A computed fold for a 72-nucleotide RNA from Muribaculum intestinale, annotated as transfer RNA.
RNA sequence: GGACUGGUAGCUCAGGGGUAGAGCGUCGGCCUGAAGAGCCGAGCGUCGGUGGUUCAAAUCCAUCCCAGUCCA
Numbered sequence: 001g002g003a004c005u006g007g008u009a010g011c012u013c014a015g016g017g018g019u020a021g022a023g024c025g026u027c028g029g030c031c032u033g034a035a036g037a038g039c040c041g042a043g044c045g046u047c048g049g050u051g052g053u054u055c056a057a058a059u060c061c062a063u064c065c066c067a068g069u070c071c072a
Stems, first nucleotide, its partner, number of pairs: 001071007010024004018055001025044001026042005048064005
C1' cells in the first nucleotide's frame, strides 16, 4: 500500500429501512435484626465522524478515523 471483518448502554453483545434492546453491572424501593438471594422500578445511548439516498437511516451508498485478520 491492497482486501476483508468489526466499532451500538459502564462491560459482553443482538438488531441489517419504520423511530434502539438483552444479559451482567449501577442506583432507588419492597423484603430482612442486618446482609445475601428474590421481586418492582430507573435509565445509563449525538448507534465511531462527516456527507449523500429516502417520507423515514443504527441499518443502504461515499469518504475519513480506530481495532483486528490476511496479502504484498
Description
It matches the Rfam family "tRNA". It is annotated as a transfer RNA. Taxonomically the source falls in Muribaculum (Bacteria, Pseudomonadati, Bacteroidota, Muribaculaceae).